[in-house]
């Protein structure tokens, strides 16, 4: 350096770091539809985060092999 398998390190366990994609959550918000109203439903973009969901790229570290 490469390949393979991993996350020991963590104030119970799980969780290495950074950045994407898909999907979800929360918050506020725009539009449309229904409704006498209260309100309900659908669609969209925005913001937030240990999102205990999946996945991709790069990197750190551990073990084995070359």
């Nucleotide at each position: 350096a490469g390949u393979u398998g991993c996350a020991a390190c963590a104030u119970c366990c799980c969780c290495g770091u950074g950045g994407g994609u898909u999907g979800g959550g929360u918050g506020a918000u725009g539009g449309c539809u229904c409704g006498g109203g209260a309100g309900a439903g659908c669609c969209g973009g925005c913001a937030c985060a240990g999102c205990g969901a999946a996945u991709c790229c790069a990197c750190u570290g551990c073990a084995a092999c070359u």
Annotation:
This is a predicted structure of a 66-nucleotide RNA (nadA riboswitch). Model confidence (mean pLDDT): 82 of 100. Rfam family: nadA riboswitch. The literature on the family includes a 2020 paper in RNA by Huang et al., "Structure and ligand binding of the ADP-binding domain of the NAD(+) riboswitch".